Predicted 3D model of a 149-nucleotide RNA (FMN riboswitch aptamer (RFN element)) from Rubrobacter sp. The organism belongs to Rubrobacter, within Bacteria. The prediction has a mean pLDDT of 79.
């Protein structure tokens, strides 16, 4: 400098106001919030070092996407291990949404402007926001961890 079993903890958010009606936080209006992991990330943010100082340069290190790429949730087939309908380990499929303008050599990530998206079940009506599998699972993310190397 830094590895692996493996061990511990963390790991999703968001609505109200009227209106119909027997019945809606589900339909309409009417204004409104929300954004899960990892990657990338040109000139954008912070830090730091260059500097006698200050600013520029450059370099370093870290931050920064719901609609670029990929993962997970979830739906839905299936292999194995197992006495097993418990329980553990896989593999297929499906799985939503961006444009214009701007600066620029280069923009799918910056700037602005307007857009648009959102699982299954349940429900005195149809839900991103409500109730519920869920005290789950999780993508991972952090610290720890052999005098390995």
């Nucleotide at each position: 400098c830094g590895u692996a079993a493996c061990u511990u903890u963390c790991g999703g958010g968001g609505g109200c106001g009227g209106g119909u009606g027997g019945a809606a936080u589900u339909c309409c209006c009417g204004c409104a919030c929300c954004g899960g992991c990892g990657g990338u990330g040109a000139a954008c943010c912070c830090g730091g070092a260059u500097c006698a100082a200050a600013u520029a340069u450059u370099c370093c290190g870290g931050g920064a996407a719901g609609c670029c790429c990929g993962c997970g949730a979830a739906c839905u087939c299936u292999g194995g291990a197992g006495g097993a309908u418990a329980u553990c380990c896989g593999g297929g499929g499906u799985u939503g949404a961006g444009c214009c303008g701007g600066u620029g050599a280069g923009a799918a990530u910056c700037c602005g402007g307007c857009g648009c998206c959102g699982a299954c079940g349940g429900u005195g009506a149809g839900a991103g926001u409500c109730c519920g599998g869920a005290u789950g699972g999780g993508a991972g993310a952090a610290a720890g961890g052999a005098u390995a190397g």